[in-house]
Context: one part of a larger RNA
RNA sequence: UGACGGGGGCCCGCACAAGCGGUGGAGCAUGUGGUUUAAUUCGACGCAACGCGAAGAACCUUACCUGGGUUAGACAACGGUGGACCGCUCCAGAGAUGGAGCUUUCCCUUCGGGGACUGCCGGUUCAGGUGCUGCAUGGCUGUCGUCAGCUCGUGUCGUGAGAUGUUGGGUUAAGUCCCGCAACGAGCGCAACCCUUGCCUCUAGUUGCCAGCAUUUAGUUGGGCACUCUAGAGGGACUGCCGGCGUUAAGCCGGAGGAAGGUGGGGAUGACGUCAAGUCCUCAUGGCCCUUAUGCCCAGGGCUACACACGUGCCACAAUGGUCGGUACAGAGGGCUGCGAAGCCGCAAGGUGAAGCCAAUCCCACAAAGCCGGCCUCAGUUCGGAUUGGAGUCUGCAACUCGACUCCAUGAAGGUGGAAUCGCUAGUAAUCGCGGAUCAGCACGCCGCGGUGAAUACGUUCCCGGGCCUUGUACA
Numbered sequence: 001u002g003a004c005g006g007g008g009g010c011c012c013g014c015a016c017a018a019g020c021g022g023u024g025g026a027g028c029a030u031g032u033g034g035u036u037u038a039a040u041u042c043g044a045c046g047c048a049a050c051g052c053g054a055a056g057a058a059c060c061u062u063a064c065c066u067g068g069g070u071u072a073g074a075c076a077a078c079g080g081u082g083g084a085c086c087g088c089u090c091c092a093g094a095g096a097u098g099g100a101g102c103u104u105u106c107c108c109u110u111c112g113g114g115g116a117c118u119g120c121c122g123g124u125u126c127a128g129g130u131g132c133u134g135c136a137u138g139g140c141u142g143u144c145g146u147c148a149g150c151u152c153g154u155g156u157c158g159u160g161a162g163a164u165g166u167u168g169g170g171u172u173a174a175g176u177c178c179c180g181c182a183a184c185g186a187g188c189g190c191a192a193c194c195c196u197u198g199c200c201u202c203u204a205g206u207u208g209c210c211a212g213c214a215u216u217u218a219g220u221u222g223g224g225c226a227c228u229c230u231a232g233a234g235g236g237a238c239u240g241c242c243g244g245c246g247u248u249a250a251g252c253c254g255g256a257g258g259a260a261g262g263u264g265g266g267g268a269u270g271a272c273g274u275c276a277a278g279u280c281c282u283c284a285u286g287g288c289c290c291u292u293a294u295g296c297c298c299a300g301g302g303c304u305a306c307a308c309a310c311g312u313g314c315c316a317c318a319a320u321g322g323u324c325g326g327u328a329c330a331g332a333g334g335g336c337u338g339c340g341a342a343g344c345c346g347c348a349a350g351g352u353g354a355a356g357c358c359a360a361u362c363c364c365a366c367a368a369a370g371c372c373g374g375c376c377u378c379a380g381u382u383c384g385g386a387u388u389g390g391a392g393u394c395u396g397c398a399a400c401u402c403g404a405c406u407c408c409a410u411g412a413a414g415g416u417g418g419a420a421u422c423g424c425u426a427g428u429a430a431u432c433g434c435g436g437a438u439c440a441g442c443a444c445g446c447c448g449c450g451g452u453g454a455a456u457a458c459g460u461u462c463c464c465g466g467g468c469c470u471u472g473u474a475c476a
Stems, first nucleotide, its partner, number of pairs: 001476002003473003007470007015460002019424005027314007034306002042053002064301007072124001073126001078122006087102006106115003128290002131288003137284002139279003142275001144273001149188006155164003168179003194267004199235007208225003213222002238261001241255005317417001321376007333364003338357002343352003383414001388409007430452007
């Protein structure tokens, strides 16, 4: 100087408390451990691994296993030689591959040749490796932590390590600001500048909107751009005003006005550093290793196994519910070999059909909870839906291993879950549906969107994490 303390003081954070809803019990989904296996590829392991890399494992992916092949190789460079390449058919084969045949006859040219593409041959200085080392690395990322800290120049003090500044008194979300002070300044952080949302004005008026007029099944059409909205530019909030408190300061409390008030809400933004944290399987890269194999091609299998254990979720155990009929209101997105309307067929998944739309125009697309009415009456039930049998639909070369969905039948466990444990402070929790990425198909996951919409916070003693000062130390 730090770090640590079941030392002290001050102060924060859904840290506790106060509340609401969960997890831990059941079934299923998913990840992991373990076990099994020819293989169940690999990585990730307290917080910060475990719905994580994987924003899509039937083949492919795929890195694993079995078997079949291959050795200048699937890809790049060079030399020689031939030919356009491409495309199509047949045979053997699981295919890779091998064989036979058809078709085609490139561009420039100084006619010597050159160029692109492609087949064969050659061998070395090559290729190739998701082989090892993340404890050799770059890059990227997690975490402490959006925490308020981390430093520097000069000066001063100290033999020196170093201190001071950065401590102190107030204040703040903040090393935020004020005052004081052997310090005076400065940098990286904080804040602001950026995006979005909340109010107003102007500009603009189609594909959007409809107040008044006419019209219609319908903003459908005429008309209009006032309103809504869209999207561009501006305004608006600054403790600016008033009162009180405070040191006349910084600021704090209350009030007015205002759509909004003291950082208005949300986001992006992550200082010096810590964890030899994570990643050599995104990529890049040193070293090491393989080179008729640890490379490459192919078929099939595996990553989907199952006595068990854990994590994360979904759906339930019901009446604030289930079911049937009727009826209302979103936002944000996506759409070309894509979204696909109406109509018709089917109980349905879906089929048919083809209008419209490169989309404020058309489509996906009925939002659901809600509201109105009927039934169920506390029961393992008209709760619950696992499991299994049967029949189908769709995608795809192909759903056996191993897809999703539909219908009929079947109807398991489950009656609110031990010790323990998680999230959340407001348009939040809870609850309800909708969209998107990936994607042929496949979502209870992920990323977004809106609808309905709470309870509680006395307080900081205690648990956890953190900041500043101070104290002890046999620790560095």